Molecule: SAM riboswitch aptamer (S box leader)
Organism: Rossellomorea marisflavi
RNA sequence: UUCUUAUCCAGAGAGGUGGAGGGACUGGCCCUUUGAAGCCUCAGCAGCAGAUCUUCUUCUGAAGAAACUGUGCUAAUUCCAGCGGGUGAUCAAACCUGAUAGAUAAGCA
Numbered sequence: 001u002u003c004u005u006a007u008c009c010a011g012a013g014a015g016g017u018g019g020a021g022g023g024a025c026u027g028g029c030c031c032u033u034u035g036a037a038g039c040c041u042c043a044g045c046a047g048c049a050g051a052u053c054u055u056c057u058u059c060u061g062a063a064g065a066a067a068c069u070g071u072g073c074u075a076a077u078u079c080c081a082g083c084g085g086g087u088g089a090u091c092a093a094a095c096c097u098g099a100u101a102g103a104u105a106a107g108c109a
Base pairs, nucleotide, nucleotide: 001109003107004106005105006104007103008102013042014041015040016039017038021031022030023029025082026081027080028079043074044073045072047071048070049069050068052065053064054063055062056061078101083098084097085096086095087094
């Protein structure tokens, strides 16, 4: 980095440094000099995999606890939409849904 599988309406920020951008892309909308990104420190959350403990059990698993290990995350549903289908009177608002794209984890090469 490709591919496969699963999940994406839950959860969780302070300080220092820095000095203008950021929210993947495009459009919208939003955050930001009452200080953006990046970096550092400390703190927190509990999604995925592993280990641990408790309960139940059809003996294979289920539920929960805790935050130990590897990762991940800590504005807004992945911020909303993008390409289709449907409800809506054929239009509009609004809503439902499949896919695409993206993110994270695990596995394979």